[in-house]
RNA sequence: GCCGCCCUAGCUCAGUUGGUAGAGCGUGUCCAUGGUAAGGACAAGGUCGCCGGUUCAAUCCCGGCGAGCGGCU
Numbered sequence: 001g002c003c004g005c006c007c008u009a010g011c012u013c014a015g016u017u018g019g020u021a022g023a024g025c026g027u028g029u030c031c032a033u034g035g036u037a038a039g040g041a042c043a044a045g046g047u048c049g050c051c052g053g054u055u056c057a058a059u060c061c062c063g064g065c066g067a068g069c070g071g072c073u
Base pairs, nucleotide, nucleotide: 001072002071003070004069005068007066010025011024012023013022019056027043028042029041030040031039049065050064051063052062053061
């Protein structure tokens, strides 16, 4: 330099052939127990990497940039 994959909650990851985002773990509160661990309920937490474009509407489609992983030279 070229090619491919990938970027979503604190972490690991789903997700929608475009209609406003979820799970597990973790965290907080409560329940329960004589008291813990385990268990149950609820809650908080996200400008979906960044900037543009298309669209009534973009996490999703298109372009550029950036980060990571792999391959080729």

The RNA shown here (transfer RNA) has 73 nucleotides and comes from Candidatus Campbellbacteria bacterium CG10_big_fil_rev_8_21_14_0_10_35_52. Model confidence (mean pLDDT): 81 of 100. Taxonomically the source falls in Candidatus Campbelliibacteriota (Bacteria, Bacteria candidate phyla). It was read from a public genome assembly.